RNA sequence: CUCUUAUCGAGAGCGGCGGAGGGAAUAGGCCCUAUGAAGCCCGGCAACCUACAGGCAGUUUUUUUUGCCUGGAAAGGUGCUACAUCCUACAGGCUGUAACCAGUCUGGAAGAUAAGAG
Numbered sequence: 001c002u003c004u005u006a007u008c009g010a011g012a013g014c015g016g017c018g019g020a021g022g023g024a025a026u027a028g029g030c031c032c033u034a035u036g037a038a039g040c041c042c043g044g045c046a047a048c049c050u051a052c053a054g055g056c057a058g059u060u061u062u063u064u065u066u067g068c069c070u071g072g073a074a075a076g077g078u079g080c081u082a083c084a085u086c087c088u089a090c091a092g093g094c095u096g097u098a099a100c101c102a103g104u105c106u107g108g109a110a111g112a113u114a115a116g117a118g
Base pairs, nucleotide, nucleotide: 001118002117003116004115005114006113007112008111013042015041016040017039021032022031023030026089027088028087029086043081044080045079048077049076052071053070054069055068056067057066058065085110090107091106092105093104094103095102096101
């Protein structure tokens, strides 16, 4: 970098350093920011992987082992820590409008994170 699967709900700082940007990318909008952005450190949150307990199903003569579900935990590998995957862009439905268009819903696309494969 590509592919597959799952999730995109909730939660988390009045800390230190830093010093102008930031909310993924393009465009338009909206918003945060010297009452301190990004980044780093510390703290915290969560529970994807891991570990533990229970249940169900499969396999095995048994030992065993595989998958799924539930539960609490937080030692390890990640991740996250404004609103919020901020909205629109593509397709379709509905409502309003003479129309342009506006609103709303669903899906897609794109993206983020984890696990696995190449």
A computed fold for a 118-nucleotide RNA from Bacillus salacetis, annotated as SAM riboswitch aptamer (S box leader).